[in-house]
Context: one part of a larger RNA
RNA sequence: CUGGGCGUAAAGCGCACGUAGGCGGAUUGAUCAGUUAGAGGUGAAAUCCCAGGGCUCAACCCUGGAACUGCCUUUAAUACUGUCAGUCUAGAGAUCGAGAGAGGUGAGUGGAAUUCCAAAUAUAGAGGUGAAAUUCGUAGAUAUUUGGAGGAACACCAGUGGCGAAGGCGGCUCACUGGCUCGAUACUGACGCUGAGGUGCGAAAGCGUGGGGAGUAAACAGGAUUAGAUACCCUGGUAGUCCACGCCGUAAACGAUCAUCACUCGCUGUUGGCGAUAUACAGUCAGCGGCCAAGCGAAAGUAUUAAGUUGACCGCCUGUGGAGUACGUUCGCAAGGAUGAAACUC
Numbered sequence: 001c002u003g004g005g006c007g008u009a010a011a012g013c014g015c016a017c018g019u020a021g022g023c024g025g026a027u028u029g030a031u032c033a034g035u036u037a038g039a040g041g042u043g044a045a046a047u048c049c050c051a052g053g054g055c056u057c058a059a060c061c062c063u064g065g066a067a068c069u070g071c072c073u074u075u076a077a078u079a080c081u082g083u084c085a086g087u088c089u090a091g092a093g094a095u096c097g098a099g100a101g102a103g104g105u106g107a108g109u110g111g112a113a114u115u116c117c118a119a120a121u122a123u124a125g126a127g128g129u130g131a132a133a134u135u136c137g138u139a140g141a142u143a144u145u146u147g148g149a150g151g152a153a154c155a156c157c158a159g160u161g162g163c164g165a166a167g168g169c170g171g172c173u174c175a176c177u178g179g180c181u182c183g184a185u186a187c188u189g190a191c192g193c194u195g196a197g198g199u200g201c202g203a204a205a206g207c208g209u210g211g212g213g214a215g216u217a218a219a220c221a222g223g224a225u226u227a228g229a230u231a232c233c234c235u236g237g238u239a240g241u242c243c244a245c246g247c248c249g250u251a252a253a254c255g256a257u258c259a260u261c262a263c264u265c266g267c268u269g270u271u272g273g274c275g276a277u278a279u280a281c282a283g284u285c286a287g288c289g290g291c292c293a294a295g296c297g298a299a300a301g302u303a304u305u306a307a308g309u310u311g312a313c314c315g316c317c318u319g320u321g322g323a324g325u326a327c328g329u330u331c332g333c334a335a336g337g338a339u340g341a342a343a344c345u346c
Base pairs, nucleotide, nucleotide: 003318004317005316006315008299012314014201015200016199017198021194022193023192025088026087027086028085029084030083031082033081034080035077036076037075038074039073040072041071042070049065050064051063052062053061054060091191092188093187094185095184096183097182098181099180103177104176105175106174107173108172109171110154115149116148117147118146119145120144121143125136126135162169163168206247207246208245209244210243211242215241216240220236221235222234223233260311262309263308266291267290268289269288270287271286272285273284274283295302296301319346321344328339329338330337331336
């Protein structure tokens, strides 16, 4: 080097962009680098293998042969791969016309509700619980009404609905902006796929500086419960949760299923287009779901959104624990992250 695997048994990087590299559509010609065949040279001896022989045998030794799978030179072959030159349009892109959408960023704005403040009415309770108590209330609470302040989140619509690479995205309006789908095309002409390193994005919690602070709520305090109760329940309550900027870089970051191309029975629902003549209906393209055939699978299941049949690329796994630990390196303000063993053990 060679094997078998990666939804649930160990194993798909959280996601993308992309460098090197690997792989790559149809067709014509050239070339002959790879490739194939022949020839020549070389491939020291010893060793290995085979056939004989010598020490009483063996090890050992001797003789001969084969082999040394390699390298170099040369002569041919030209299908395939490569290289060079040309052509093409089925991949990819582009142009035009439509379309849907919680895609992103910024600014503005709306109503309901909670809390607080002021006022009015009214009076003895209110809260809360399994039951209570802590708590609030005659200094007038709870309840009802009016006015005001402030912060955060957006009921209904709402949907195995939509959008986004993933994380994720939901009141309304405006501005800027990314992607996608469909239909048409007389354009470019393989411009493609993947992607070690690298770069960027990346929930929540956490960190730094400065704001903000209604509700909620780690920590904390009290009341209960209990044998105890550092909990579950209750009353309070600070960081945090919110905003700006900067870090952190992890999650059951999950479809526990990497991205991409092609092919392989059907039925049904739904979203957005197209065409048809408006609906119905059937068709088609792109998504999102359910059920099932072949096949696959240890099974449960999966099944055109594959876990089926293939190609090509990357990542990862190799018994359990020790251990995602130690050490080293590197990143970070820190918390910690990344990389990542061994002894020993069964």
Predicted 3D model of a 346-nucleotide part of an RNA (small-subunit ribosomal RNA, central domain) from an uncultured prokaryote. The RNAcentral record of the full RNA draws on ENA.